[in-house]
């Protein structure tokens, strides 16, 4: 310096504070089955259940106002421009046979305008919008779970070719 192959590390943030109040417990009334009370029928009283009402107690990090957070490569510095990644399904090299799993194949996959500086920026500066996977739960980017697990890629080293 260029490059097979292989090793090690690392490789995701993020509801402060207010409001509703679905349900849930608890009391209380009303209306009701159904038992007992009694051989039987009706009252009435008891016992346990149902509905439905009110009042209290508690109840969304998901729902309202409001907060708030941005993987990874390209590229003028990027959640919303370009491509990857992460989810699910089929398949299954291959070994350590195992809730494992490499390549492949499918399916899902979201958002940005404007002024201004500049040679160059949907990236920076201002002002304003806007997006967020699956599964649980009151409807979640933010909570808890798959995941003490993985992946784009990052650094650093082993060795190989020139």
């Nucleotide at each position: 310096u260029u490059c097979a192959a292989c090793c090690u590390u690392c490789g995701g943030g993020g509801c402060a504070g207010g409001g509703u109040g679905a349900c849930a417990c608890c009391u209380g009334c009303a209306c009701u089955g159904c038992g007992c009370c009694a051989a039987a029928c009706g009252c009435a009283g008891u016992g346990u259940g149902g509905u439905g009402c009110a009042a209290g107690u508690g109840a969304a990090u998901u729902c309202c106002c409001g907060a708030u957070c941005g993987g990874u490569g390209g590229u003028a510095u990027a959640g919303c421009c370009c491509a990857c990644g992460a989810g699910c399904g089929c398949u299954g090299a291959g070994c350590u046979u195992g809730u494992c799993g490499a390549a492949g194949c499918g399916c899902a996959g979201g958002a940005u305008g404007c002024g201004g500086u500049g040679g160059a920026a949907u990236u920076c500066c201002g002002c304003g919008g806007c997006c967020g996977a699956c599964g649980g739960u009151a409807u979640a980017g933010u909570c808890c779970g798959g995941a003490u697990a993985g992946a784009a890629g990052a650094a650093g080293g082993u060795g190989c070719u020139u």
A computed fold for a 162-nucleotide RNA from a Chloroflexota bacterium, annotated as FMN riboswitch aptamer (RFN element). It was read from a public genome assembly, where an Rfam model found it. NCBI's taxonomy places the organism under Bacteria, Bacillati, Chloroflexota.